[in-house]
Context: one part of a larger RNA
Molecule: small-subunit ribosomal RNA, central domain
Organism: uncultured bacterium
RNA sequence: CUGGUCGUGCAGGGCUCGUAGGUGGUUUGUCGCGACAUCUGUGAAAUUCCUGGGCUUAUCUCCUGGCGUGCGGGCUAUACGGGCAUAACUUGAGUACUGUAGGGGUAACUGGAAUUCCUGGUGUAGCGGAGAAAUGCGCAGAUAUCAAGAAGAACACCGAUGGCAAACGACUGUUACUGGGCAGUUACUGACGGUGAGGAGCGAACGCGUGGGUAGCGAACAAGAUUAUAUACCCUGGUACUCCAUGCUGUAAACGGAGGGCGCUAGGUGUGAGGGUCUUUUCACCACUUUCCUGCCGUAGCUAACGCAUUAACCGCCCCGCGUGGGGAGUACCGCCGCGAUGCUAAUACUC
Repeated sequence: CUGGUCGUGCAGGGCUCGUAGGUGGUUUGUCGCGACAUCUGUGAAAUUCCUGGGCUUAUCUCCUGGCGUGCGGGCUAUACGGGCAUAACUUGAGUACUGUAGGGGUAACUGGAAUUCCUGGUGUAGCGGAGAAAUGCGCAGAUAUCAAGAAGAACACCGAUGGCAAACGACUGUUACUGGGCAGUUACUGACGGUGAGGAGCGAACGCGUGGGUAGCGAACAAGAUUAUAUACCCUGGUACUCCAUGCUGUAAACGGAGGGCGCUAGGUGUGAGGGUCUUUUCACCACUUUCCUGCCGUAGCUAACGCAUUAACCGCCCCGCGUGGGGAGUACCGCCGCGAUGCUAAUACUC
């Protein structure tokens, strides 16, 4: 290279934007670059293959013909790919207008329950904890209960295989600013598209820097138990962390273990957001239908099976990423990034 793959066996990049590149709708004219056909020159000899000859045969050798998939030239044709006409079109893509649903984002403000603490009242001997206990708290008045106050963090019910978001994610309420989607109209632009090596941005939790904050929880740590031991499980405390602002880190079973886009291929039944028709005096309901999203079941087909099945793992096309026996190893070394911790890239020997 050919061939064959990537839901679970090795393999989809965490996600998006986007450069180069390869890729791309319909019509007409033109060119004849690619592609296709034919003729011709060249493509050294030896070698190889074919025909026949010569050494008794073979190896060997000589002759004839072919091959030499390439390059150049001539001629014919233009369906397909391409260039040009800066030609035309509207279905792809985008814009506009009218509506519409939403925990989409950012910032500021805000509410009530609960917990803990503080102060005061009532009140008296225990409370707490557990399998059983003890450490712990309490006559300097705890626990319990009532009232007033403070603080921080999280948002019960609604609530849902329901909605939103590229992914990470996102729920008390209000306001301001703001992104995207969907439906309808078919008014406008006229292929402006899709993918995307490098690159850039976003990216849970932990961790790190600086400055705040600290109610609860709680690595480390301390004590009490358990136990042969108990550097644990259980209990009483408790620092970092968890929270806010800002800067790094750049990883996760970052999972639907399913890259993105387009077209095509039986149905049935739900949820969510819209439109239309019928019925109706009108509205609503019912019925029928249509677009988008999100589930379940299931035919053909696919699959090693499990299962997937118009939200494909079916049938096809375009582009990117990745895999090629197990261990050694996502390690060593080099390089790059980072304050560091680490991250990215990524082998050999050896062994089975």